Parts: sequence; structure tokens; C1' cells
RNA sequence: AUAAUACUUCGGGGAUAGGUGUAAUUCCUUACCGGUGGUACAGUCCACGACUCUGCUGCGGCAGACUGAUCGGGUGCAAUUCCCGAACCGACGGUCAAAGUCCGGAUGAGAGAAGAUUCAA
Repeated sequence: AUAAUACUUCGGGGAUAGGUGUAAUUCCUUACCGGUGGUACAGUCCACGACUCUGCUGCGGCAGACUGAUCGGGUGCAAUUCCCGAACCGACGGUCAAAGUCCGGAUGAGAGAAGAUUCAA
């Protein structure tokens, strides 16, 4: 340094100000946020996780489906990733009124990150 076994810790952010209204952090104006790995530094590329749905189950899980959104210019060997400009997107259930931002499942799960242990070459 590589591989394997089991372990420990960590592992998602955001509604400001105003308007209408009986009622809205849900509508309108405005504001704000961006999981993990890869790659020239990415919410929009590629891949994954999460949510939701279906089937099976020895109830621990397993398999499958679904899975949003970006362009123009500049620099450069190289950037849909940097810089400039202008856009766009966001599960399910709940709610005096429609939610990416409030409450809830969730003190959960998880891609993975870091650490340490044993054995072998």
C1' cells in the first nucleotide's frame, strides 16, 4: 500500500419584508436553500442515495418500477463544474387556504466519509 471480516463515529439546507383575505411562513410581490461519488471546483452532466408505488418474505429484509431542472459569453490543454450574464427545478401525509423553506413519519433510513481492529499475501 491492496484485499477481506466484523466494529466505532459522522452523515440535508432554507420564508426576510410586504400585499390580499375570516383564515395563507401554503396564494401574489420579494427573499432564501442545494445529500453522496465521479469529472477542471456541478441543485441542472454521468452514476448513486432518499421519497413514493408494486410484488415476495422466514418480518430482519429482498427484488422491481418510478425518479425534477441550463443556456449564452469569457479564460483555459481541459470547465453544461470556474468567472460574467440571464434562466430553471424540488417526494409523501398534514394544515382555518394550494408548502422545496412550517408540522409529521424522522432521536428513522441512507449513498457515502473518517477512524480503528484482526488475518493473509
This is a predicted structure of a 121-nucleotide RNA (FMN riboswitch aptamer (RFN element)). The model forms 100% of the base pairs in the Rfam consensus.